c-di-GMP-I riboswitch aptamer, 123 nucleotides, folded computationally. It was read from a public genome assembly, where an Rfam model found it. Its mean pLDDT, the model's own confidence on a scale to 100, is 77.
RNA sequence: UAACCGAACGGGCAAACUCAAGGAAACUUGAGGGCGCAAAGCUACGGGUCUAAAGCUAAAGCAAUGAUCGCCGAGCGUAUCGAUAACGCGAUAUGAGCAAGCCAAGAUAGCCAAGCUGCCUAA
Numbered sequence: 001u002a003a004c005c006g007a008a009c010g011g012g013c014a015a016a017c018u019c020a021a022g023g024a025a026a027c028u029u030g031a032g033g034g035c036g037c038a039a040a041g042c043u044a045c046g047g048g049u050c051u052a053a054a055g056c057u058a059a060a061g062c063a064a065u066g067a068u069c070g071c072c073g074a075g076c077g078u079a080u081c082g083a084u085a086a087c088g089c090g091a092u093a094u095g096a097g098c099a100a101g102c103c104a105a106g107a108u109a110g111c112c113a114a115g116c117u118g119c120c121u122a123a
Stems, first nucleotide, its partner, number of pairs: 006121001012037002017032006035110001041116003046112002048108003055102003061098002067092005075081001
């Protein structure tokens, strides 16, 4: 001097939770907090996990508005509506949207692997 093991000193980071901000969400950031951490420092590029906004799907579900038809018949409304039939009720097709499924280009480095960097040290 280096490696392994491993006490100590000095410091470092900060889980849950709370508040605030951002985000569709997962989650992130700041303040408090402290479960833990010797890489709990950095990198989402391999695997995993989380989310599903946008996009896609649609056999089936719910369905606004408008349209057409039928019944009724004088009101309805914010109104510029209404006997050439309003309002209301029913039917038909359509159908914005909702719900559902798939999906990362989103997130996670305190899930694992990998890469880069790095503090102190007695026996």

It matches the Rfam family "c-di-GMP-I riboswitch aptamer". Rfam links the family to the GO term cyclic-di-GMP binding.